[in-house]
Context: one part of a larger RNA
């Protein structure tokens, strides 16, 4: 000078409480442990690992295992021969690839060559998802969107160093006032940036039958405690009006000095070791998808504020050319068939978007609940769906009657609840990122519990 206390004193947070929904019990997705297994590749491991890296493992991806296989190499540059390129085709093989058979002669040039590209060869080198994240860069997660962390000059101490950043108020803030051996600064705090609420001018086509409107997208203006009251030396606070919006209007973007020797050598760069007819490579086929048992995120549910027919009515963000594909027609239906429009406020995806309101039922039950499971029959993708895709349909019809100790989330357009639509993507979403629809209940308070400032 820090940290630390089951020491003190104040202050803050969905920290507690006060609400509301869950999780832990069931099914099934998914991910982690262990086990297994040729192989189940690696890395993540309290909080800050576990639907995390993976925005998507049939082959590929892919790093793993089994086996066939190559050795200047699957990928670079140089140096020697030869031959353009590029196609056609036979055996063998599971492919890789191995060994042949033809066809073919182009661009340039000082006619020696050259330029791209094929194959042979020679080394020099390539290659390594091999080890170290405890040798690093860089990015990144946490504390924490917490208010702090620091400097120059001065003074103070013999000095480590104190002051300044303390006190008293006061804010979301080291915000900002007053005091003060302090005076000023500099990262951070706000502010500038995006978006959303309101309103004006402009332009409007592909939007609207048309209009004052609505709507697109530009430019602007509005809010500052600016006015009144009240308290307060100020800061500041309470209330009030006017206003679409009031004291940061609501969101996002932005994350000081520093902490975990935190995380990544598999993004990608990289020291340093190590491998070098292999720990490099190609290639088939398999594994990542196992299944006693545990953990942890999730779908769906246990039902009448509900299932279940029928009618009807309301969004918003995005996405489309190896793309979205109407409309009719065929199928109970996944989906065919079909080809219009659209490179897009023009056509499509897209239908009534679902929860919702309307009528009918169903009558408390393992059910008209729930929908696992499992038998056939089909259909889409894709060389291929057997290990191991996704949907349909017909039958089946399991476990479950709200869930123990214990545990999360979440303060308003939020929680709950409903569908919609991307991105990965040939095909596959209970996951993620978005987007609107309905649309709550509590906060008395700071004594606990967890975690943070500041002084002491």
């Nucleotide at each position: 000078u820090g940290a630390c206390g089951g020491g003190g004193a104040c202050c803050c947070g969905c920290a507690c409480a006060a609400g509301c929904g869950g999780u832990g019990g069931a099914u099934c997705a998914u991910g982690u442990u262990c086990u297994u297994u040729a192989a189940u590749u690696c890395g993540a491991u309290g909080c800050u690992a576990a639907a995390c890296g993976a925005a998507g493992a049939a082959c590929c991806u892919u790093a793993c295992c089994a086996g066939g296989g190559c050795u200047u190499g699957a990928c670079a540059u140089c140096c020697c021969g030869a031959g353009a390129a590029u196609u056609u085709u036979g055996u063998c093989g599971a492919a890789a690839g191995a060994c042949g058979a033809g066809a073919g002669u182009g661009c340039u040039u000082u006619a020696u060559u050259g330029a791209a590209c094929u194959c042979g060869g020679u080394g020099a080198c390539a290659g390594a998802u091999g080890u170290u994240g405890c040798a690093u860069g860089g990015c990144c997660g946490u504390c924490g969107u917490c208010a702090g962390c620091u400097c120059g000059u001065g003074u103070c101490g013999u000095g480590a160093g104190a002051u300044g950043u303390u006190u008293g108020g006061u804010u979301a803030a080291g915000u900002c006032c007053a005091u003060u051996a302090a005076c000023g600064a500099g990262c951070g705090c706000a502010a500038c940036c995006c978006u959303u609420g309101u309103g004006a001018u402009u332009a409007g086509u592909u939007g609207u039958a048309u209009u004052u409107u609505u709507c697109u997208a530009a430019u602007c203006a509005g809010a500052c405690u600016g006015c009144c009251c009240c308290g307060g030396c100020a800061a500041c606070g309470g209330g009030g009006a006017g206003g679409a919006a009031g004291g940061a209007g609501g969101g996002g973007a932005u994350g000081a000095u520093g902490u975990c020797a935190g995380g990544u050598c598999a993004g990608u760069a990289u020291u340093a070791c190590u491998c070098u007819u292999a720990c490099g490579u190609c290639c088939u086929g398999g594994g990542c998808u196992a299944g006693a048992a545990a953990c942890g995120u999730g779908a769906u549910a246990c039902a009448a504020u509900g299932g279940c027919g029928a009618g009807u009515a309301c969004a918003a963000u995005g996405c489309g050319c190896a793309g979205c594909g109407a409309a009719g027609c065929c199928g109970c239906g996944a989906g065919g068939u079909g080809a219009a429009g659209c490179a897009a406020a023009u056509c499509g995806c897209a239908c009534c978007a679902a929860a919702g309101c309307u009528c009918g039922u169903c009558c408390c039950a393992g059910u008209u609940c729930g929908g696992a499971u499992a038998a056939g029959a089909g259909g889409c993708u894709g060389a291929a769906a057997c290990u191991u895709g996704c949907c349909u349909c017909u039958u089946u019809g399991a476990a479950g009657u709200c869930g123990g100790a214990a545990u999360c989330g979440c303060u308003a357009g939020u929680a709950a609840u409903c569908g919609c639509a991307g991105g990965u993507c040939a095909g596959c979403a209970a996951a993620c990122u978005g987007c609107g629809g309905u649309g709550a209940a509590u906060a008395c308070g700071u004594u606990c519990c967890c975690g943070g400032g500041u002084c002491u």